[in-house]
RNA sequence: GGCCGUUCUCAGGGCGGGGUGCAAUUCCCCACCGGCGGUCACAGCCCGCGAGCGCCUUUCGGCAACGAAAGGGCCAGCAGAUCCGGUGAAACUCCGGGGCCGACAGUCAUAGUCUGGAUGAAAGAGAACCGUG
Numbered sequence: 001g002g003c004c005g006u007u008c009u010c011a012g013g014g015c016g017g018g019g020u021g022c023a024a025u026u027c028c029c030c031a032c033c034g035g036c037g038g039u040c041a042c043a044g045c046c047c048g049c050g051a052g053c054g055c056c057u058u059u060c061g062g063c064a065a066c067g068a069a070a071g072g073g074c075c076a077g078c079a080g081a082u083c084c085g086g087u088g089a090a091a092c093u094c095c096g097g098g099g100c101c102g103a104c105a106g107u108c109a110u111a112g113u114c115u116g117g118a119u120g121a122a123a124g125a126g127a128a129c130c131g132u133g
Stems, first nucleotide, its partner, number of pairs: 004131001005129006016030004031113002033102002035049004044100002052078002055072007082098005104116003
């Protein structure tokens, strides 16, 4: 110095104005936001990952429908979305322009932006330290 290990810390942004209406930060017009790793060069929309739902397994309750708890892992699902011009050795990543996308539950009315699970979990980032080779 490296690998492995342990512990700790950190780890998501955004509705402002107007309209309709009994009622909308949910609809309509304008607006606003963009996790993590990779990639010849900086990425919401290139490749992959993450939380949530769903699914599967086990246990418990239930006649059943189904509910609860613990666990699993993406084999498959919800599940997405980018083009044109320019510069350059190199960019679907930069610059200019035009587009597009966004879990679940809740709500007097349909939510990327409100409320909730969440003082959670986590992709991952960093620090410290003992031990082993």
This is a predicted structure of a 133-nucleotide RNA (FMN riboswitch aptamer (RFN element)) from Paracoccus yibinensis.
Its mean pLDDT, the model's own confidence on a scale to 100, is 76.
It matches the Rfam family "FMN riboswitch aptamer (RFN element)". Rfam describes the family as follows. The RFN element is a highly conserved domain that is found frequently in the 5'-untranslated regions of prokaryotic mRNAs that encode for flavin mononucleotide (FMN) biosynthesis and transport proteins. This element is a metabolite-dependent riboswitch that directly binds FMN in the absence of proteins. In Bacillus subtilis, the riboswitch most likely controls gene expression by causing premature transcription termination within the 5' untranslated region of the ribDEAHT operon and precluding access to the ribosome-binding site of ypaA mRNA.The FMN riboswitch structure, reported in present an FMN-bound six-stem junction, adopts a butterfly-like scaffold, stapled together by opposingly directed but nearly identically folded peripheral domains.